A computed fold for a 102-nucleotide RNA from Cytophaga sp., annotated as SAM riboswitch aptamer (S box leader). Taxonomically the source falls in Cytophaga (Bacteria, Bacteroidota, Cytophagia, Cytophagaceae).

[in-house]
RNA sequence: UAAUUAUAAAGAACGAAGCGAGAGAUCAGGCUCUAUGAACUUCUGGCAACCUGCCAUCAACAAUGUAAGGUGCCAAUUCCUGCCCAAGUGGAACGAUAAACA
Numbered sequence: 001u002a003a004u005u006a007u008a009a010a011g012a013a014c015g016a017a018g019c020g021a022g023a024g025a026u027c028a029g030g031c032u033c034u035a036u037g038a039a040c041u042u043c044u045g046g047c048a049a050c051c052u053g054c055c056a057u058c059a060a061c062a063a064u065g066u067a068a069g070g071u072g073c074c075a076a077u078u079c080c081u082g083c084c085c086a087a088g089u090g091g092a093a094c095g096a097u098a099a100a101c102a
């Protein structure tokens, strides 16, 4: 990086340091966050339970539990709309994350 499968209305930072003007993936429209310091980087803290591990139940698997390890995540539904339809708690596409694979 490509194709595959799964997931997403829940949850978790008014933390410290650095930096200094943008940020919310992309395009358009909207809306919002931001010098009371955003985004980003590092540290600390936390959430979650995809993979591994562990405990119990089981013939076994699955499922449930746990949270030590590998990821991920910690404004707003993936912030909302865009395409399709029978118009909604719909579907698709794009993007994101995980797993396994090349």
Base pairs, nucleotide, nucleotide: 001102004099005098006097007096013044015043016042017041018040022033023032024031027082028081029080030079045074046073047072050070051069052068053066054065056064057063083091084090
About this RNA:
Of the family's consensus pairs, 93% are formed in the model.